Annotation:
This is a predicted structure of a 1512-nucleotide RNA (small-subunit ribosomal RNA) from a Christensenellaceae bacterium. Its mean pLDDT, the model's own confidence on a scale to 100, is 83. Lineage of the source: Bacteria > Bacillati > Clostridia > Christensenellales > Christensenellaceae.

RNA sequence: AAACUUAAGAGUUUGAUUCUGGCUCAGGAUGAACGCUGGCGGCGUGCUUAACACAUGCAAGUCGAACGAGGGCGAUAGCAAUAUUGCCCGAGUGGCGGACGGGUGAGUAACGCGUGAACAAUCUGCCUGUAUCAGGGGAAUAACACUAAGAAAUUGGUGCUAAUACCGCAUAAGACCACGGAGAGGCAUCUCCCAGGGGUAAAAGAAUAAUCGGAUACAGAUGAGUUCGCGUCCCAUUAGGUAGUUGGUGAGGUAACGGCCCACCAAGCCGACGAUGGGUAGCCGACCUGAGAGGGUGAUCGGCCACAUUGGAACUGAGAGACGGUCCAGACUCCUACGGGAGGCAGCAGUGGGGAAUAUUGGGCAAUGGAGGGAACUCUGACCCAGCAACGCCGCGUGAGUGAAGAAGGUUUUCGGAUUGUAAAACUCUUUAAGCGGGGACGAAGAAAGUGACUGUACCCGCAGAAUAAGCAUCGGCUAACUACGUGCCAGCAGCCGCGGUAAUACGUAGGAUGCAAGCGUUAUCCGGAAUGACUGGGCGUAAAGGGUGCGUAGGUGGUUUGUCAAGUUGGCAGCGUAAUUCCGUGGCUUAACCGCGGAACUACUGCCAAAACUGAUAGGCUUGAGUGCGGCAGGGGUAUGUGGAAUUCCUAGUGUAGCGGUGGAAUGCGUAGAUAUUAGGAGGAACACCGGUGGCGAAAGCGACAUACUGGGCCGUAACUGACACUGAAGCACGAAAGCGUGGGGAGCAAACAGGAUUAGAUACCCUGGUAGUCCACGCCGUAAACGAUGAAUACUAGGUGUAGGGGUAUCGACUCCCUCUGUGCCGUCGCAAACGCAUUAAGUAUUCCGCCUGGGGACUACGACCGCAAGGUUGAAACUCAAAGAAAUUGACGGGGACCCGCACAAGCAGCGGAGCAUGGGGUUUAAUUCGACGCAACGCGAAAAACCUUACCAGAACUUGACAUCUAGUGAAGAACCUUGUAAUGAGGUUCGUCCCUUCGGGGACACGAAGACAGGUGUUGCAUGGUUGUCGUCAGCUCGUGUCGUGAGAUGUUAGGUUAAGUCCUGCAACGAGCGCAACCCUCAUAUACAGUUGCCAAUAUUAAGUUAGGAACUCUGUAUAGACUGCCGUGGUCAACACGGAGGAAGGUGGGGAUGACGUCAAAUCAUCACGGCCCUUACGUUCUGGGCCACACCCGUGCUACAAUGGCUAUUACAAAGAGCAGCGAGAUAGUAAUAUUGAGCGAAUCUCAUAAAGAUAGUCUCAGUUCAGACUGUGGGCUGCAACUCGCCCACACGAAGUAGGAGUUGCUAGUAAUCCCGAAUCAGCAUGUCGGGGUGAAUGCGUUCCCGGGUCUUGUACACACCGCCCGUCACGCCAUGGGAGUUGGGAGUGCCCAAAGUCAGUGUCCUAACCGCAAGGAGGAGCUGCCUAAGGCAAUACCGAUGACUGGGGUGAAGUCGUAACAAGGUAGCCGUAUCGGAAGGUGCGGCUGGAUCACCUCCUUU
Repeated sequence: AAACUUAAGAGUUUGAUUCUGGCUCAGGAUGAACGCUGGCGGCGUGCUUAACACAUGCAAGUCGAACGAGGGCGAUAGCAAUAUUGCCCGAGUGGCGGACGGGUGAGUAACGCGUGAACAAUCUGCCUGUAUCAGGGGAAUAACACUAAGAAAUUGGUGCUAAUACCGCAUAAGACCACGGAGAGGCAUCUCCCAGGGGUAAAAGAAUAAUCGGAUACAGAUGAGUUCGCGUCCCAUUAGGUAGUUGGUGAGGUAACGGCCCACCAAGCCGACGAUGGGUAGCCGACCUGAGAGGGUGAUCGGCCACAUUGGAACUGAGAGACGGUCCAGACUCCUACGGGAGGCAGCAGUGGGGAAUAUUGGGCAAUGGAGGGAACUCUGACCCAGCAACGCCGCGUGAGUGAAGAAGGUUUUCGGAUUGUAAAACUCUUUAAGCGGGGACGAAGAAAGUGACUGUACCCGCAGAAUAAGCAUCGGCUAACUACGUGCCAGCAGCCGCGGUAAUACGUAGGAUGCAAGCGUUAUCCGGAAUGACUGGGCGUAAAGGGUGCGUAGGUGGUUUGUCAAGUUGGCAGCGUAAUUCCGUGGCUUAACCGCGGAACUACUGCCAAAACUGAUAGGCUUGAGUGCGGCAGGGGUAUGUGGAAUUCCUAGUGUAGCGGUGGAAUGCGUAGAUAUUAGGAGGAACACCGGUGGCGAAAGCGACAUACUGGGCCGUAACUGACACUGAAGCACGAAAGCGUGGGGAGCAAACAGGAUUAGAUACCCUGGUAGUCCACGCCGUAAACGAUGAAUACUAGGUGUAGGGGUAUCGACUCCCUCUGUGCCGUCGCAAACGCAUUAAGUAUUCCGCCUGGGGACUACGACCGCAAGGUUGAAACUCAAAGAAAUUGACGGGGACCCGCACAAGCAGCGGAGCAUGGGGUUUAAUUCGACGCAACGCGAAAAACCUUACCAGAACUUGACAUCUAGUGAAGAACCUUGUAAUGAGGUUCGUCCCUUCGGGGACACGAAGACAGGUGUUGCAUGGUUGUCGUCAGCUCGUGUCGUGAGAUGUUAGGUUAAGUCCUGCAACGAGCGCAACCCUCAUAUACAGUUGCCAAUAUUAAGUUAGGAACUCUGUAUAGACUGCCGUGGUCAACACGGAGGAAGGUGGGGAUGACGUCAAAUCAUCACGGCCCUUACGUUCUGGGCCACACCCGUGCUACAAUGGCUAUUACAAAGAGCAGCGAGAUAGUAAUAUUGAGCGAAUCUCAUAAAGAUAGUCUCAGUUCAGACUGUGGGCUGCAACUCGCCCACACGAAGUAGGAGUUGCUAGUAAUCCCGAAUCAGCAUGUCGGGGUGAAUGCGUUCCCGGGUCUUGUACACACCGCCCGUCACGCCAUGGGAGUUGGGAGUGCCCAAAGUCAGUGUCCUAACCGCAAGGAGGAGCUGCCUAAGGCAAUACCGAUGACUGGGGUGAAGUCGUAACAAGGUAGCCGUAUCGGAAGGUGCGGCUGGAUCACCUCCUUU
């Protein structure tokens, strides 16, 4: 010098956002356990469970220098016996030690522990120091011997003996006891010291002659005991506890104080600052975590306490109520000869048991320490070591370098490659650790010597060889790391969110990758993150949370000024805060872990000194807080009594007659016995219109006619009085809407329940008719509401503006107005706050004080308990279990039986239909061998199919084929092919005969075709349109859908795109924090309508000829055809409009405001349609789910539906005559004309590949005739007969013709479709498909209407706005009963267990007390006897028993609700005005949600009005 240095977040509620709020994760730690794996060493640690039971061994002995025997081995003397003597062992007596050391944490919530004090209320062996002393006696007893009892343990009797064992006496400095005088000190009782005399009590010897002991007293040290302040877990659903209890006096007891014990007296003592009770727990130094404050823990190490099988008790001793001592009782175990005995591992090992789980019946006293001893020494499972265990921390290793053919193998692949990967191999090196060999310590200390369990260990040297040594978890996000295969909501995963239903980075496996590494993961627990209990450091309008309101006790807090004190506060000094731990510095083991040394720190507590600002205490002032007085004022403030008028109802009487009443519409009900209506009179109860007002008063609840009496509070002015008297307020007390309860009244109207009528699927409702409690009064309860401003009270401060109520001031002669001010009550708004909404001097702002309350949702405004209540019920108020959310505000959508505006053949106004009939056609259903498949509201159903007799054809039956009917490749053979015969019901097929011989060529061969062969493969109208591409439908030709930059908002988002106009249109104009842009709209394209120019055949014909005929000559005018242009733009005028966009009218024009029609379809929606047009992923079939053929089916037929055709007739049918189109098609074709036939059609066949020829007569229409209202001269189905056509073939199953037959049908119920002009309606014509077959489809033209007031309503759509509990978006969400399964829980007749307590009975051992016949060595006594003791008795008392109770647990038939479950049942209560607005309290009723009554709230939509505010 240093002693510290320090703070991270993420996932998950939503379509998205911000917030609130919980759940979860990432970190660290452990005496751990489990799974997989495992090389070495060092240092630590190791029964957390059964304080469960213990076999065996050891864990406390030692001293012969206390004592007497006994034994062994020697020596000397001796023949020997024996004597003397030395050494050793040694039971017993005796001494010291067994109260330490070691273990455990059961009990204990306590002075137990921690910390700091106190003992003037105490003891202390061994140790140290000082002083003094040790004289002289006595009586016994173990051992031993003999004997006796017993199985044993053990014990009895007789006899002998010693001591540092035991007992008197002497001595007494000092000690102790009582008395008593002087002095000193202190802390209340008191203490100390010094005289004086009196009383009491000592001792022990041993020995090696160095020493070791003994006694008394004092002092020290050590240890112990006791007391006190403060601190020390949870529950108040434990609120009262206590009789030795609290105190006193006296006696006893203790080392000592004390109710510690006893007698008496008093009635105290503890408690909301939490007593008592219950639960849990050894406490601390410390350890873990944390930035800290805190939170959690109390293993190892250290301090204290408690315990030793359970309970009780004392003895000995300095010390014990004694772990390895004693006695008794209980339980258990063992021995036994059944009579009796023995035992206590929570010491070290070890065993069983329990458990997820925790080690060796090891070595040594070498070191450290302890006991005994003078010492040698002995003992020591304390301790030092070793063993076992990856249990933890720390260190090391499993090799290093070079090495691309980027090997092989694996995995994957878009088949090119990529990756494993310099990784390996190969080459060159090294040798830590392990192995082998050789050497070899420290630990042994204070002079020398001796002494090592560990240990031949650490360490050093040498040798050989890459040799002997890598796993575990993870890879969807959080969270570093991705692919393949398998599986197919299965198997499984999961910490949270969540994965898995055929393409799983989430399951399992593999490859690869990431992380850590001799470990890695999992589980459990604690702290952290969590500011999620907030002291540091949170909140309460709407998210959880302000008590319904006031008064007020304790408590907390408190204006201004002066002095004093010093409790808090601040500073200094001192004590204590053990060591270890932590931190800093430094040192020792090779390093580290670990250890040593020195320091810092240990924030607390105690004592002393100082300061006096602040708080406090105390003494005294002040007036501004508060209160009083005086003068005024307003008021639905309260209580009581009385009075009044309007209205409803009822009664009486009159008038009067058939209805009244009620509703969406009705009915029940009332009424001819006279209602309703109306008039008059009367009765009774309740409520007080207008005024009346975001006006007034009150603490809140609440208060409304008028008068009187009593009474509370407030405001203004004044400044006379008091002088902080104040604020808040647990407990407590009082008030407290409506409903409800009790007693007694009252009862008009209204009206739960109830009854009836309706509505309805039902209607325990909404609606209607009645109607009882109740509503009213008096008295007494209840004590709750959305008791709300969802906002506690008080004080101060912080821009304004504008209303309103009460008072005052200024001004004025006076009254207004204006202005100022105090108090109340509203609105807007700045700063600020807030998640936002919003609040904003009446704060949700800035601050202070006090109270109440919150801590995820549900369970649960519940259960149990307690208190209150007559009851209903209220107050207080959990847990198990369950979920990952529940919630607030705002955003975008969607939706509404919300609102506003607008549009559309959407309605309305019309026309024609459909729905009824017959037939055609498609679908459903049924049938069938098959009736192939798809399409299903609009947006399937004359749809795919612009043509099912075969084919088509996909279906069925039967018969056949297998490299295949079709494609490519390999090698071989041969052209291909044609005709005929046989088989078979037929056909494909099978067998055979005859004929036949291609093209190119560089002459090698090649090409095409065919045949048989092998395999690769073909093939599939099989499946999945929910794996897809492409295509299509639909909203919708609706006017919308977006982006960039900027701005606003924390953000999702908003703005632009809204607004005022206007349009067919997000079309355009104006305005505007927006400015621009894109996809859509419009336009550009086609067609129709007009004109011009050019062209003029096959088209045209005005003029000139001509013909039967534009037939021909001719013409180029017209029509027409084709190309190219022009034309229309609100361009012009007027009016309106914002000098606008635009609208209306007009002119001109072929056409006028998009001129008509078409093509053209934004972002997107519907998992819309299509795997059967086609394509395509996956799956499936492969002598068949492929291919071929014959026949059948798709055409069936009790029935139902869609789309059409034809009709029902006279605006018509039939017959005859007669006009006018457009657009198309045609060579395997259209087919003129002629002939035949009644006709379909046939025969023959001109012309035409077509502005030339043909199909080809258009029809409705017109003219004339007939029919005369009928099932007809309507209608034409069905059927019969005879024909025609196509085609291999018309039976199933085609079309047409002629004759005959002649059905239903007389205009169509509910309902429903199309259409706004060349449209509807009506009439014909053509084409595609096609051999043949349209009533369908797509085109063409002819004739040619009616209506539109208008936007209330139905449907669809667009814009704005509003509500929302919806977001899969109303086909949404969601509530309750019932039924079933599972789970936890309350009650429950009871049953059973536990601990604690009370009373009584019995009472062991034992202390104490009494007694002590009986006994007796020491001492006294001459003796008797005393003293002493055994025994006995008494009090107390463990265990035990009995009784009643309280508490806690387990279990219990049955029962109550709750939670949770897959697609159950009944309804539809809530969310939109949720279809009766919802909700709160209460009462009542009902299967259920719920309904209704009374009062309250807005957290109600919509419309209107009033008031206030903002802007102008």